[in-house]
Molecule: Archaeal signal recognition particle RNA
Organism: Methanobacteriota archaeon
RNA sequence: GCUCGGACUAGGCCGGGGGGGUAGCGGUCCCCUGUAACCGGCAAACCGCUAAGCCGGGGCCGAAAGCUUGGGGGCGGCCUCGCCCCCAAGCACCUUGCCCGUAUGUGCGAACAAUGAUGUCUCGUCCUCCGGGGCUGGGGGUGCCCGGUUUGCGGGUGUAGGCCCGCAAAUACGGGCUUUGCCGCGGGAAAUGGGCUAGGCCCGGGAGGGAGCAACCCUACCGCGGACCACCGGUGCUCGGAGGGUAGCGGGGUUGAGGGAGCAGUACGGGUUUAAGGUGCUUGGGGACGGGGCCCACCCCAAGCACGUCCGAGC
Repeated sequence: GCUCGGACUAGGCCGGGGGGGUAGCGGUCCCCUGUAACCGGCAAACCGCUAAGCCGGGGCCGAAAGCUUGGGGGCGGCCUCGCCCCCAAGCACCUUGCCCGUAUGUGCGAACAAUGAUGUCUCGUCCUCCGGGGCUGGGGGUGCCCGGUUUGCGGGUGUAGGCCCGCAAAUACGGGCUUUGCCGCGGGAAAUGGGCUAGGCCCGGGAGGGAGCAACCCUACCGCGGACCACCGGUGCUCGGAGGGUAGCGGGGUUGAGGGAGCAGUACGGGUUUAAGGUGCUUGGGGACGGGGCCCACCCCAAGCACGUCCGAGC
């Protein structure tokens, strides 16, 4: 000095990578991959903060491993481009379905039909105008004559009250005629309508007469009802006349066997996406294949760094 064996020490190993996440890095999360090969605690509005997780513990190897750099192969991942495929949404178009309409159209065909289908003619039903009736609402209350009575005016007469005559007007009284213009019931003249008028009053010797309040009767007037009418309306009823209209319904005449609800299908036109399918375009997402770029577990090659101490044996 070399080789072998043993004991140590420095040191090393007990994994690495991609994605996500983060201002960024390492973790916990997901995925890929490697080894003979660790354990406990911590953590997504999170844990840690320059370490290539942190804190604590353990095992193995040990001067052999190992580490660094470069190159090659390469599982896997990310980005990007091209082409293709799939999904979703929107728009447009087409087809089918459905709905509606049209058709001298096609097929089937219910009710009904010789106790008469269908067609045709006619009349009515409908509208306008006019007229009659019915019904109904409203309105209306005649005119005249005779008599009586009253009032006014005039005349005559009686020594009172009064009596007689004439004219005019009014009339709520009586009779009659006429009118649709009448009837019944109730109220009713406290402002100065009429009649009649107890009592009282006036004249008178008396008989008798006169004016006249209340009550009563009547009237004007008011209300209700009825009847009536040469009055004015309404009318959904009815009759008649003239004109118009007629698609439905009905009557009649004629004809003499069909009729046609509805359903189906066809053609055409239109509508319809909380009906379906197809095609095209646009947008978004996903996938396969191919090209390019980047990071790479793992393997191979090259170079570099490091390779210590003690004991024994052999050459």